[in-house]
Context: one part of a larger RNA
Molecule: small-subunit ribosomal RNA, central domain
Organism: uncultured prokaryote
RNA sequence: CUGGGCGUAAAGGGCGUGUAGGCGGCACAUCUAGUCAGGCGUGAAAGCCCAGGGCUCAACCCUGGAAUUGCGUUUGAUACUGGUGAGCUAGAGACCGGAAGGAGGAUAGUGGAAUUCCCAGUGUAGAGGUGAAAUUCGUAGAUAUUGGGAAGAACACCAGUGGCGAAGGCGGCUAUCUGGCUCUGUACUGACGCUGAGGCGCGAAAGCGUGGGGAGCAAACAGGAUUAGAUACCCUGGUAGUCCACGCCGUAAACGAUGAAUGCUAGACGUUGGGGAACUUGUUUCUCAGUGUCGCAGCUAACGCAUUAAGCAUUCCGCCUGGGGAGUACGGCCGCAAGGUUAAAACUC
Repeated sequence: CUGGGCGUAAAGGGCGUGUAGGCGGCACAUCUAGUCAGGCGUGAAAGCCCAGGGCUCAACCCUGGAAUUGCGUUUGAUACUGGUGAGCUAGAGACCGGAAGGAGGAUAGUGGAAUUCCCAGUGUAGAGGUGAAAUUCGUAGAUAUUGGGAAGAACACCAGUGGCGAAGGCGGCUAUCUGGCUCUGUACUGACGCUGAGGCGCGAAAGCGUGGGGAGCAAACAGGAUUAGAUACCCUGGUAGUCCACGCCGUAAACGAUGAAUGCUAGACGUUGGGGAACUUGUUUCUCAGUGUCGCAGCUAACGCAUUAAGCAUUCCGCCUGGGGAGUACGGCCGCAAGGUUAAAACUC
């Protein structure tokens, strides 16, 4: 010496599923593969190291020893790891007697408000817009108001550091189909588990292809303003797009900037769902699963985190290794394209 790290300094994969692999609960028996101890064989010589000796010394040379941490074989040990056999129930799963909650997903239908447009009535000179204006609309009757009709998109209040989902995400109402979670009980299975390189699937918005749809909004674009200029901010218009179906794309500050799993480590106060108990029957209290705020020990460079850990530990995966060059070039793979993914170096500080 046998690394140190990843909330914010470089660094957690966008998320799941799962192959290989790695790791794996309690107790018994057995084998002795790993492991440990001893013996034997081998591990060429020279060299290195140690002791002694020879050239007057040294370099050099000679003799002996040690070492050669390895391999093979054999005898033994059996705690741990492993194999095999037979068990257990605390992990995991399952079950029905049960129960409840939820914007979880898909499809079909349906409702009201608003907006725009069309038709008709009333009505007359303005309306609109702004910091102020103008472009714009309006005597071919606008704006306003009343009645009728059409269309598309989004769902006010409820609404909540409320709920659900692996993540992306999900919000009017109803029906059908469907996934997952939680609590209570149990006489079932008996370690069936955890993680997960590759693989496969899902994956906002924008974008692409084909066909629909198009009310509002609105990149691009046009005009009016502002300004020294104004390829902007403001205003009037306005096309892709936004919506639907099918197929691609595969990226985001895909964020908790915090991978997954398990166990342990003071509390206090809220809140969601379930279960139990007590009595004053509407309160108190206990408990499980979630979701928040504060806070001790501990940790941290600090900020802060703190039973939802960034604390104390174990297992497995991903990733980092000075700044720029650069998430670029080249090559491979994927894509219709846009591009994505994998991913350098010269040079320079």